[in-house]
Context: one part of a larger RNA
Molecule: small-subunit ribosomal RNA, central domain
Organism: metagenome
RNA sequence: CUGGGCGUAAAGGGCGCGUAGGCGGUUUUGUAAGUUGGGGGUGAAAUGCUGCGGCUCAACCGCAGCGCUGCCCUCAAGACUGCAAGACUUGAGCACGGUAGAGGCGGAUGGAAUUCCCGGUGUAGCGGUGGAAUGCGUAGAGAUCGGGAAGAACACCAAUGGCGAAGGCAGUCCGCUGGGCCGUUGCUGACGCUGAGGCGCGACAGCGUGGGGAGCAAACAGGAUUAGAUACCCUGGUAGUCCACGCCGUAAACGAUGGGCACUAGGCGUCGGGGGGAGCGACCCUCCCGGUGCCGUCGCUAACGCAGUAAGUGCCCCGCCUGGGGAGUACGGCCGCAAGGUUGAAACUC
Repeated sequence: CUGGGCGUAAAGGGCGCGUAGGCGGUUUUGUAAGUUGGGGGUGAAAUGCUGCGGCUCAACCGCAGCGCUGCCCUCAAGACUGCAAGACUUGAGCACGGUAGAGGCGGAUGGAAUUCCCGGUGUAGCGGUGGAAUGCGUAGAGAUCGGGAAGAACACCAAUGGCGAAGGCAGUCCGCUGGGCCGUUGCUGACGCUGAGGCGCGACAGCGUGGGGAGCAAACAGGAUUAGAUACCCUGGUAGUCCACGCCGUAAACGAUGGGCACUAGGCGUCGGGGGGAGCGACCCUCCCGGUGCCGUCGCUAACGCAGUAAGUGCCCCGCCUGGGGAGUACGGCCGCAAGGUUGAAACUC
């Protein structure tokens, strides 16, 4: 000496379940595979290193010593790891009692708004813009009142709030269903953590079949603007947006921060649960657990900043990075109906 890293410089897999593997709490006894020490065998020669010597030197060569980092046998040790057997309860799980929630799936249902249709009143405009025009309207529009139909989304509550592994989840009610948290410490007795492959989930857009279609609106058409205007603005408008089933598998899938455990000043909010005090209590004071925010010490950081929700201090496991362009491209494989996805170079060039 035996790499350094991954919030923003290149780099955390979109998320979960879990296979192999890696890693593993307290304690007793045994064993002796790993480990450590002693002894022995072997480790051919050449090569290497050190010393001496031979060719006039050197290369080269000779002699001696050391080394050959290893393997095997044997004796011993028994701390640590492993293995075997036994015990334990703090890790993990279960039970019981509570509890909050837009967690998921299915069904039912409500009001506002919008558009359309029918009817009443009523008359010349409406609409739209920076200003206009296209457009709509005397075949009666717009406005207003009554009635009807349809689809989609749920104002206020609403939060700096909640739930979920992530994507994501919001009117109301009912049914089915997943997870969390708190309390009691009754039960099991390390049953744990991570997780290459694998399997599943996965916004939007897009695709297939069938349905639906109010509003919105890629494409498209027209009107404007302009030097032009394949745009921005306006009038229309089809896929689509919605539902069922099946695909796709991507994203600034972001906290741009993988998961687990432990430890390391404080202060202020907020959500859920519990204990104590205050003669009662939702208020108030105080303590404990779990979530979610802000500020801040030590420490860390290139800085910005992070700071018990770490980017601090450590351990375990996985993923990933290794100058820019070429390129997330080509080729091949796998997947897909397709669009494409995934794996993923090189020449060349700076």